[in-house]
RNA sequence: AUGAGCGCAGAGGGAGAGAACGCGUGGUAGCACGUGUCGCCGAAGGAGCAAGGAUGACCUUACAAUCUCUCAGGCAAAAGGACCUCUGCAGGACG
Numbered sequence: 001a002u003g004a005g006c007g008c009a010g011a012g013g014g015a016g017a018g019a020a021c022g023c024g025u026g027g028u029a030g031c032a033c034g035u036g037u038c039g040c041c042g043a044a045g046g047a048g049c050a051a052g053g054a055u056g057a058c059c060u061u062a063c064a065a066u067c068u069c070u071c072a073g074g075c076a077a078a079a080g081g082a083c084c085u086c087u088g089c090a091g092g093a094c095g
Base pairs, nucleotide, nucleotide: 007089008088009087010086011085012084013083018038020037021036022035023034024033025032026031039075040074041073045071046069047068048067053061054060
């Protein structure tokens, strides 16, 4: 002196699926909240799995996802939201 991956913070973008029905409460009403029933969604989180690896070999074992499951969460708006971009901080792989 170039300043990678990972980490932290901020800003921006960010999909899917019933503003379902019944009951209760508040309210003049619109609507909101709670609860029960059925239908649906996958991109908070969670769970599960392949090849390959480890092992002399098998059993077994550690390790995945935007895959699968839908426990949780969600199905107007709001909030949330994997992931992506930019900026800053820290850091110091590579040259």
A computed fold for a 95-nucleotide RNA from Aneurinibacillus soli, annotated as Glycine riboswitch aptamer. The prediction has a mean pLDDT of 77. The RNAcentral record of the sequence draws on Rfam. Of the family's consensus pairs, 90% are formed in the model.